A computed fold for a 76-nucleotide RNA from a Steroidobacteraceae bacterium, annotated as transfer RNA. NCBI's taxonomy places the organism under Bacteria, Pseudomonadota, Gammaproteobacteria, Steroidobacterales, Steroidobacteraceae. Rfam family: tRNA. Rfam links the family to the GO term triplet codon-amino acid adaptor activity. The family's RNA type in Rfam is transfer RNA. Model confidence (mean pLDDT): 82 of 100.
RNA sequence: GCCGGGAUAGCUCAGUUGGUAGAGCGCCCGCCUUGUAAGCGGAUGGUCGCCGGUUCGAUUCCGGCUCCCGGCACCA
Numbered sequence: 001g002c003c004g005g006g007a008u009a010g011c012u013c014a015g016u017u018g019g020u021a022g023a024g025c026g027c028c029c030g031c032c033u034u035g036u037a038a039g040c041g042g043a044u045g046g047u048c049g050c051c052g053g054u055u056c057g058a059u060u061c062c063g064g065c066u067c068c069c070g071g072c073a074c075c076a
Base pairs, nucleotide, nucleotide: 001072002071003070004069005068006067007066010025011024012023013022019056028042029041030040031039049065050064051063052062053061
C1' cells in the first nucleotide's frame, strides 16, 4: 500500500422493508432471609467512532477519515 471484518450503556453483545435504541452482567434502591449468597422487582446508564452527503426522517444507505483485528504485498 491492497483486501476483509469490527467500533452501539461501565463490560460482553443484539438490532433489515430508513420511522421514539435493546438484552445479559455490573453499580444503586427495595422485597425475601436471623444474616450473607442466590432469587424476585424497580431505577440508573447512550454525541450508535468522527466529518460530510442523500432523505420529510439515518445506528441503518453513500463518500472520506480515525482506531482495533486478520490476510496479502513491499522491504531499500